[in-house]
RNA sequence: CGAUCGGACAGCCGCGGCGCCUCUCGGGGCGUCGAGGAAAGUCGGGACACCACAGGGCAAGGGUGCCGGAUAACGUCCGGACGGGGAAACCCGAUGGAAAGCGCAACAGAGAGGAGACCGCCGACUCGGCGUCGCACGUGAACGCCGACGGUAAGGGUGAAACGGUGGUGUAAGAGACCACCAGCACCCCCGGAGACGGGGGUGGCUUGGCAAGCCCCACCCGGUGCAACGCCAGUUGGAGCGAUGACGCGGCCCGCUGAGCUCCAGGUAGGCGGCACGAGCCGGCCGGCAACGGCCGGCCCAGAUGGAUGGCUGUCACAACAGAAUCCCGCUUAUAGAUCG
Repeated sequence: CGAUCGGACAGCCGCGGCGCCUCUCGGGGCGUCGAGGAAAGUCGGGACACCACAGGGCAAGGGUGCCGGAUAACGUCCGGACGGGGAAACCCGAUGGAAAGCGCAACAGAGAGGAGACCGCCGACUCGGCGUCGCACGUGAACGCCGACGGUAAGGGUGAAACGGUGGUGUAAGAGACCACCAGCACCCCCGGAGACGGGGGUGGCUUGGCAAGCCCCACCCGGUGCAACGCCAGUUGGAGCGAUGACGCGGCCCGCUGAGCUCCAGGUAGGCGGCACGAGCCGGCCGGCAACGGCCGGCCCAGAUGGAUGGCUGUCACAACAGAAUCCCGCUUAUAGAUCG
């Protein structure tokens, strides 16, 4: 890192579903099945159901984001590319666009974006003061110190980040200012690859920084509500207002369409049946594929409640987890004592 299990056996007493038998219609007997790897969070995607659409136009909102594949579908999975970490096995990554635009950058720091002079360095072209020195004795053409003014992005320092790196030329000191090599960027060409991308060559200006998990741009996708859906049966009120002179509805607007109900207040009920358990199903084998997965053959039937079943006791061994369905399925995430295998 991956996979599997997650109390075992025996006896007794119970509970729910289904089938059969029996029945004094209350029930009883027999057989069979009866929680999980997460049933959990309800996070993503679907099936299914209803509503809407299946007329036109405009607009808004949300989501996803390297490439290829898998799948019913996905934000999931598999394989790969690139980047990062590790000694390695391996792990991690919302990984399109920052030379379209806007915006942002705490603290520290002089300066945070086409910037900046705090320390340091310098005085070629400058000014003042003081001292030394020279002499023509109050001046300067020399030197030093201090200050002003100015130059400088090499060096120091701050920072997550300071506007390419090394060496040289150059200079008062310096600087892509210039040169060589290297790195990187943009464009073009060739080769490899299905592609992301990789390798090589050339040209260019000497460098164009970060954040898109801020707005935005680009590409692609997306109708709403959820089984208390929904259908059938049974049962079931009162009052007020609006409405064919067009209500309500068409998730926003307009045109347009539709055509009889709609809104509010007070009160009441959650009755029975279906949906609802054969399914993107499980097990085994073979085949295709690196894999996710797919195909074929054989076998199997595997909870279905609605105050809601799936439990309790005893014995031996071991004592030891997280936790229990409620329309279903595929994922993700979280919780999990211990045991086994690779």
RNAcentral holds the sequence, with entries from MGnify. This is a predicted structure of a 342-nucleotide RNA (Bacterial RNase P class A) from a soil metagenome.